[in-house]
Context: one part of a larger RNA
Molecule: small-subunit ribosomal RNA, central domain
Organism: uncultured prokaryote
RNA sequence: UUGGGCGUAAAGGGUCCGCAGGGGGUUUGCUAAGUCUGAUGUGAAAGCCCAAGGCUUAACCUUGGAACUGCAUUGGAUACUGGCAGACUAGAGCAUAUGAGAGGAGAGUGGAAUUCCUGGUGUAGCGGUGGAAUGCGUAGAUAUCAGGAGGAACAUCGAAGGCGAAGGCAGCUCUCUGGAUUAUUGCUGACCCUCAUGGACGAAAGCUGGGGGAGCGAACAGGAUUAGAUACCCUGGUAGUCCCAGCCGUAAACGGUGUACACUAGGUGUGGGGAGGUUUGGCCCUCUCCGUGCCCAAGCUAACGCGUUAAGUGUACCGCCUGGGGAGUACGGCGGCAACGCUAAAACUC
Numbered sequence: 001u002u003g004g005g006c007g008u009a010a011a012g013g014g015u016c017c018g019c020a021g022g023g024g025g026u027u028u029g030c031u032a033a034g035u036c037u038g039a040u041g042u043g044a045a046a047g048c049c050c051a052a053g054g055c056u057u058a059a060c061c062u063u064g065g066a067a068c069u070g071c072a073u074u075g076g077a078u079a080c081u082g083g084c085a086g087a088c089u090a091g092a093g094c095a096u097a098u099g100a101g102a103g104g105a106g107a108g109u110g111g112a113a114u115u116c117c118u119g120g121u122g123u124a125g126c127g128g129u130g131g132a133a134u135g136c137g138u139a140g141a142u143a144u145c146a147g148g149a150g151g152a153a154c155a156u157c158g159a160a161g162g163c164g165a166a167g168g169c170a171g172c173u174c175u176c177u178g179g180a181u182u183a184u185u186g187c188u189g190a191c192c193c194u195c196a197u198g199g200a201c202g203a204a205a206g207c208u209g210g211g212g213g214a215g216c217g218a219a220c221a222g223g224a225u226u227a228g229a230u231a232c233c234c235u236g237g238u239a240g241u242c243c244c245a246g247c248c249g250u251a252a253a254c255g256g257u258g259u260a261c262a263c264u265a266g267g268u269g270u271g272g273g274g275a276g277g278u279u280u281g282g283c284c285c286u287c288u289c290c291g292u293g294c295c296c297a298a299g300c301u302a303a304c305g306c307g308u309u310a311a312g313u314g315u316a317c318c319g320c321c322u323g324g325g326g327a328g329u330a331c332g333g334c335g336g337c338a339a340c341g342c343u344a345a346a347a348c349u350c
Stems, first nucleotide, its partner, number of pairs: 004321003007304002012318001014201004021194003025088007033081002035077008049065006091191001092188004096183002103177007110154001115149007125136002162169002206247006215241002220236004258317006266295012299306002323350003332343004
């Protein structure tokens, strides 16, 4: 390098955008770069291969041929690829209408609950556990009623449900705003697909500065348990969890399944539309588009299983794998305030 692979054996980049690159719909004409074909020149000799011959054979040698799959010049072919010019509408996009949604950002606002504070009633316990104790309480707790403060999260609805590229998104209202869907025609006319480098986004934890702090709660303290108990259980409790600004850039970032397109039996749910039948309307029935589940034919798979949302059948492009450990480590480089991240070996060993 060819060949082989990537749901679970090693292997899909966390996600999207996107320059270069790679690939690209139907049709006409021109061109002739790729492609195919002819000719000429060249492709040293020797060697290899074939034929004939010479040493008594052989090795060896001589002669001739073939070959040298290449390159250059030139004549031609035009199906395919490319280039140029023109046309098209099935890809893609735009306009119009319908209409669902925890999609995003900001502002405002609501009730339940926990905690704390003040006051009333009230008295000896409360709390906690397997059982206890630490803890709280006669300075009046727990319980209960009224009032107040503050922070965080939004029960029921709620779902196998919805939205988003992924991370993720849930009380209610308003403002701004992104995307997808369906329907009808109309418009543009290949404007498309993928994407190394690059860019943006990216849970939680963590970091910097400033706020906030109810509950929970790493660290820490105490009580238990235990042979011990730096734990599991209990009582407390600081960072943090929350907000603003800025970093970090990682996850079992999982469907452990890259993106796009095409094709290939069915059955049954569910979310959002559309068309038709019936009907006063509703209900109901049939068909259909987009999404989301389950069960299965063919096929695939080592099996498990997947099965029109493919892991089936194909095409295009990207990423990645090559025995286990050493090791996602060392060294170097780049990024970061740091923590650390990205890139990434070898000796040795089995």